RNAcentral holds the sequence, with entries from ENA. The RNA shown here (transfer RNA) has 73 nucleotides and comes from a Candidatus Aenigmatarchaeota archaeon. Its Rfam family is "tRNA". By type it is a transfer RNA.
């Protein structure tokens, strides 16, 4: 140098042909408890790895480019 899979909430992870971005567990507040734990209720946190095109409309699609594994040379 090629190709091939990933990159998405603090963490691990979806989102079937492009149609408001969820979830489980972590934080936060409340009930419950003699206190914590442990249920149970509710709530914060995401410019989807940057950056452009396409499209009324992009986590998907197309281009560039930066990490990660792997494969070949």
């Nucleotide at each position: 140098g090629g190709c091939u899979g990933g990159g998405u909430a603090g963490u691990u992870c979806a989102a079937u042909a492009g149609g408001u971005a969820g979830a489980a567990u972590g934080c936060c507040u409340g009930a419950c408890u003699g206190u914590u734990a442990a249920u149970c209720a509710g709530g914060a946190g995401g410019u989807u790895g940057c950056a452009a095109g396409u499209u009324c409309g992009a986590g998907u699609c197309u281009u560039g480019u930066c990490c990660c594994a792997g494969c070949c040379g």